[in-house]
RNA sequence: ACGGUACUCCGGAGAAUUCCAUUUUGGAUGCCGAAGGUGCAAACAGUUUUCUGUGAAUCUCUCAGGCAAAAGGACGGAGCUUUUCAG
Numbered sequence: 001a002c003g004g005u006a007c008u009c010c011g012g013a014g015a016a017u018u019c020c021a022u023u024u025u026g027g028a029u030g031c032c033g034a035a036g037g038u039g040c041a042a043a044c045a046g047u048u049u050u051c052u053g054u055g056a057a058u059c060u061c062u063c064a065g066g067c068a069a070a071a072g073g074a075c076g077g078a079g080c081u082u083u084u085c086a087g
């Protein structure tokens, strides 16, 4: 210096406004994946080579969360000031 996190604004999907009851609380079943979280390939390294470790995601599992609207929301676009925060 570039970039990034945080922050501000905009966009942002999916799935029962399900059923039961002693009914603002409980119970039951079905479903969704884009907060977070789990797991893994190639490859690399070590080595006991049918072993061990590292190893990504919008994949996977659905633990958590969610299934009218609202809220949230991965991700994308634009911006912001200071700091020097990962590589």
Stems, first nucleotide, its partner, number of pairs: 003085001007079005016029001018028004030067003036063001037061001039059001043054004
Predicted 3D model of an 87-nucleotide RNA (Glycine riboswitch aptamer). It was read from a public genome assembly, where an Rfam model found it. Its mean pLDDT, the model's own confidence on a scale to 100, is 78. Of the family's consensus pairs, 84% are formed in the model.